């Protein structure tokens, strides 16, 4: 230099032929217990790496760009 993948909640990851984002763990509250743990119920938490464009509508499509992984030269 070229090719392909990854970036979404504090962490690990889902989310397709575009329709307003979810799970598990962690956190907080309550119940249960003599108390703790475990368990159950609930709550909170993300303008989807960044920018631009297409569209009535973009995590999703197009272009550019940053970081990162793998391969090729």
């Nucleotide at each position: 230099g070229c090719u392909g993948g990854a970036a979404u909640a504090g962490c690990u990851c889902a989310g397709u032929u575009g329709g307003u984002a979810g799970a598990g763990c962690a956190g907080c509250u309550c119940a249960u217990u003599c108390g703790u743990a475990a368990u159950g119920a609930g709550c909170a938490g993300g303008u989807c790496g960044c920018g631009u464009g297409u569209u009535c509508a973009a995590a999703u499509c197009a272009c550019g760009u940053u970081u990162u992984c793998a391969g090729c030269u």
Molecule: transfer RNA
Organism: Clostridiales bacterium